[in-house]
Context: one part of a larger RNA
RNA sequence: CUGGGCUUAAAGCGUGUGUAGGCGGAAGCGUAAGCGUUUUGUGAAAUCCCUCGGCUUAACCGAGGAAUCGCUUGACGAACUGCGUUUCUUGAGGCAGGUAAGGGUGCGCGGAACUCUUGGUGGAGCGGUGGAAUGCGUAGAUAUCAAGAGGAACGCCGGUGGAGAAGUCGGCGCACUGGGCCUGACCUGACGCUGAGACACGAAAGCGUGGGGAGCGAACGGGAUUAGAUACCCCGGUAGUCCACGCCGUAAACGAUGAGAACUAGACGUUGGGUUCAUUUAAGAGCUUAGUGUCGCAGCUAACGCGUGAAGUUCUCCGCCUGGGGAGUACGGCCGCAAGGUUAAAACUC
Numbered sequence: 001c002u003g004g005g006c007u008u009a010a011a012g013c014g015u016g017u018g019u020a021g022g023c024g025g026a027a028g029c030g031u032a033a034g035c036g037u038u039u040u041g042u043g044a045a046a047u048c049c050c051u052c053g054g055c056u057u058a059a060c061c062g063a064g065g066a067a068u069c070g071c072u073u074g075a076c077g078a079a080c081u082g083c084g085u086u087u088c089u090u091g092a093g094g095c096a097g098g099u100a101a102g103g104g105u106g107c108g109c110g111g112a113a114c115u116c117u118u119g120g121u122g123g124a125g126c127g128g129u130g131g132a133a134u135g136c137g138u139a140g141a142u143a144u145c146a147a148g149a150g151g152a153a154c155g156c157c158g159g160u161g162g163a164g165a166a167g168u169c170g171g172c173g174c175a176c177u178g179g180g181c182c183u184g185a186c187c188u189g190a191c192g193c194u195g196a197g198a199c200a201c202g203a204a205a206g207c208g209u210g211g212g213g214a215g216c217g218a219a220c221g222g223g224a225u226u227a228g229a230u231a232c233c234c235c236g237g238u239a240g241u242c243c244a245c246g247c248c249g250u251a252a253a254c255g256a257u258g259a260g261a262a263c264u265a266g267a268c269g270u271u272g273g274g275u276u277c278a279u280u281u282a283a284g285a286g287c288u289u290a291g292u293g294u295c296g297c298a299g300c301u302a303a304c305g306c307g308u309g310a311a312g313u314u315c316u317c318c319g320c321c322u323g324g325g326g327a328g329u330a331c332g333g334c335c336g337c338a339a340g341g342u343u344a345a346a347a348c349u350c
Base pairs, nucleotide, nucleotide: 004321005320006319008303012318014201015200016199017198021194022193023192025088026087027086028085029084030083031082033081034080035077036076037075038074041071042070049065050064051063052062053061054060091191092188093187094186095184096183097182098181099180103177104176105175106174107173108172109171110154114150115149116148117147118146119145120144121143125136126135162169163168206247207246208245209244210243211242215241216240220236221235222234223233258317259316260315261314262313263312266295267294268293269292270291271290272289273288274287275286276285277284299306300305323350324349325348332343333342334341335340
C1' cells in the first nucleotide's frame, strides 16, 4: 500500500460551529477535460512468452512474432463524470400562524430543615455504638417555647416524563435570550452533506486573586476494634464544597454504538403538535407527524443480542485499530502559574 475491521475481542475524537478538501437532487442544450472506439510516433538490444530452425538430445544458440499493460498524434462518439448555460421544486433555507419544556444568563422573593446567638421554662444527664469510650453538660447541656442571625440545598408534584450539541438542567416570579416540533405551501431556487487543520463549549477534582463559610468533610487529632489497624465504626476537624473573575481541558465525558441520506413485517405503552369522529359533563376512539420506551418478523451477529431511533440492506465524508508487556511511558515539540495535558517511540521480553 492492498485487504479486513471499530456495542462487549485492538479500534468512534467528550461535544459542537466551520475553512480547505472529498462527495452531491430533477430536466434541456452545448462542450469534449476525464471516458470509449480507431489511428500516428515511440516504448534500444538481450531476457520472459509463442512458432520454426541449429548442435545425436538438453542446457545453449539463431530467426520471426507477440508482449512491453506506458507516454504521444489525429479522427470519431456523447451514455456517465467534469465544465458552461437555461429551467425546475421534492433537498436546504426563508415567511406566516400555532405549541410544549428543570434550554441558557441576570435580578428579586419564599417556606421547611440545620447550626449559632439572646431570653424564658426546667434540673441531670445528653450523645454515640454491635457493645463502648473519646466528646458535651450544675459556668445549667439534652428537651421545650420565643426572638434574631447565617449559609447551602430546593421535599411532595416527579414519571424507562421533559429540555439541551455534549458537559448537564428541578422552589416561585420578572427581564433578556437560544433551539425544537406542528400546520400552511406564499418566497429563494441545490443555496446541500461531511469536515484534515482552526475556533468555541466542556462533570468532578485541582490552581490564582478577592469574598463567603450553615451542613458535610480529604488531610489531621482523639476514642474504639484488632495480633497490628497508617482502615472499616464513633467524637472532633482544615482545605474544599458556595459566589465573582481568570486558568486547567480531563472522566466507565457510556448507548462503551461518529455525522448525513435512502429502503425494509408488526404489537403494546408514553410525551408534544395537527386533524376526524363521538359526547349531557368528564373522559374517549381513530388517523397523521416529531420524539421516547418495551417486545418482536426478515436480516445480521462469534455469541450475548440488535431489530424502521439497526448492530439489517446500501451510498457519501471524517476519526480510529493492527499480538501481550515495556507504555499512553521516555525524548523532543506545543500548551499550562503549577498539578499536569497533548502529540508519541525504541531497546528488551513473552
Molecule: small-subunit ribosomal RNA, central domain
Organism: metagenome